This is a predicted structure of a 73-nucleotide RNA (transfer RNA) from a Veillonellales bacterium. The organism belongs to Veillonellales, within Bacteria.
RNA sequence: GGGGACGUAGCUCAGCUGGGAGAGCGCCUGCUUCGCAUGCAGGAGGUCAAGAGUUCGAUCCUCUCCGUCUCCA
Numbered sequence: 001g002g003g004g005a006c007g008u009a010g011c012u013c014a015g016c017u018g019g020g021a022g023a024g025c026g027c028c029u030g031c032u033u034c035g036c037a038u039g040c041a042g043g044a045g046g047u048c049a050a051g052a053g054u055u056c057g058a059u060c061c062u063c064u065c066c067g068u069c070u071c072c073a
Base pairs, nucleotide, nucleotide: 001072002071003070004069005068006067007066010025011024012023013022019056027043028042029041030040031039050064051063052062053061
């Protein structure tokens, strides 16, 4: 330098053919308990790495760019 994969909540990751942004764990609150743990119920937390474009509408399609991993040289 070139090819491929990945980037979504604090962490690990889903997200189907373009239309609701989600799960588990963690965190907070309440119930339960003499208290803790467990269990149950509720809640907070998001620039979908970033910018632009297409579209009525983009995590998803196109372009640019950054980072990580990997292959070739």